[in-house]
Molecule: c-di-GMP-I riboswitch aptamer
Organism: Nitrospiraceae bacterium
RNA sequence: UUCAGAUAAAGCCAAAGCCCGGGUGACCGGGUGACGGAAAGCCCAGGGGUCCAAUGGUGGAUAGCCGGGUUGCCUGA
Numbered sequence: 001u002u003c004a005g006a007u008a009a010a011g012c013c014a015a016a017g018c019c020c021g022g023g024u025g026a027c028c029g030g031g032u033g034a035c036g037g038a039a040a041g042c043c044c045a046g047g048g049g050u051c052c053a054a055u056g057g058u059g060g061a062u063a064g065c066c067g068g069g070u071u072g073c074c075u076g077a
Stems, first nucleotide, its partner, number of pairs: 002077004012037002017032006035064001041070004047066002049062005
């Protein structure tokens, strides 16, 4: 450097639910919580899918749906 992996070690993130707040809504933020994650770190919604609003051909949401780009811990080859 490349590929593979999460078993070992040190760590990291945080689903659903509940509480508070925002939003017409999908959903988002904080607290709690831990289903899971080898990138569930960061960026892309002008790749695809799904969802919401309007009922017109637009606008919005979702990146922990798939995907793309990029950086990175450990172990093995």